[in-house]
Molecule: SAM riboswitch aptamer (S box leader)
Organism: Roseivirga thermotolerans
RNA sequence: GAUUUAUAAAGAAGCGUGGAGAGACAGGCUCUAUGAAGCGCUAGCAACCACUCCCGAUCCAUCGGGAAAAGGUGCUAAAUCCUGAUCCCAAAAUGGGUGCCAGGUGGCAUUCGGGAGAAUAUAAAUU
Numbered sequence: 001g002a003u004u005u006a007u008a009a010a011g012a013a014g015c016g017u018g019g020a021g022a023g024a025c026a027g028g029c030u031c032u033a034u035g036a037a038g039c040g041c042u043a044g045c046a047a048c049c050a051c052u053c054c055c056g057a058u059c060c061a062u063c064g065g066g067a068a069a070a071g072g073u074g075c076u077a078a079a080u081c082c083u084g085a086u087c088c089c090a091a092a093a094u095g096g097g098u099g100c101c102a103g104g105u106g107g108c109a110u111u112c113g114g115g116a117g118a119a120u121a122u123a124a125a126u127u
Base pairs, nucleotide, nucleotide: 001127002126003125004124005123006122007121008120013042014041015040016039017038021031022030023029025084026083027082028081043076044075045074048072049071052067053066054065055064056063080119086116087115088114089113095112096111097110098109099108100107101106
């Protein structure tokens, strides 16, 4: 790197260093000199894997459920920040957003909801 399975509306940040970017990508929107990314330290969250314990269930193995968490990862702005191929369902235009035109309050164009899924991230297994 690839494949498979599971999860992703909950939860959890300070300090030092650094010095302009960051939120995967595109568009939007947001964060950021009241200090971005990266790096280091400390703390925390969670419970995928391992360990330990309990239950189903009588010994072992396996499977399922639960507890705990000092180990291996992960994570600690915003729903995976929102939308995004494609498919299914629904629904409205007297309204809202955006763009253009007009300039006596308007016209024209376009768009709007839900689900699956795709994509992305992480874990575990295989390769």